[in-house]
Molecule: transfer RNA
Organism: Ostreobium sp. OS1B
RNA sequence: GCAGCACUGGUGUAGUGGUAGCGCUUUAGCUUGCCAAGCUAACGGCAGGGGUUCAAUUCCCCUGUGCUGCU
Numbered sequence: 001g002c003a004g005c006a007c008u009g010g011u012g013u014a015g016u017g018g019u020a021g022c023g024c025u026u027u028a029g030c031u032u033g034c035c036a037a038g039c040u041a042a043c044g045g046c047a048g049g050g051g052u053u054c055a056a057u058u059c060c061c062c063u064g065u066g067c068u069g070c071u
């Protein structure tokens, strides 16, 4: 220098055009003599920009970061 892959809450991940879910964590409540465990609820997210579309996390382009390969 070129090519490919990945980027989704604090963390690990699912979802591949039509309201973004789950586990753990955190917070609050219930339960218990206390703690732990358990149960319920809440908080919190699509790397950035542009394009296509009635509608984009999803498709296309550019950029950024990381990983891999080639030279």
Stems, first nucleotide, its partner, number of pairs: 001070007010024004018054001026042005047063005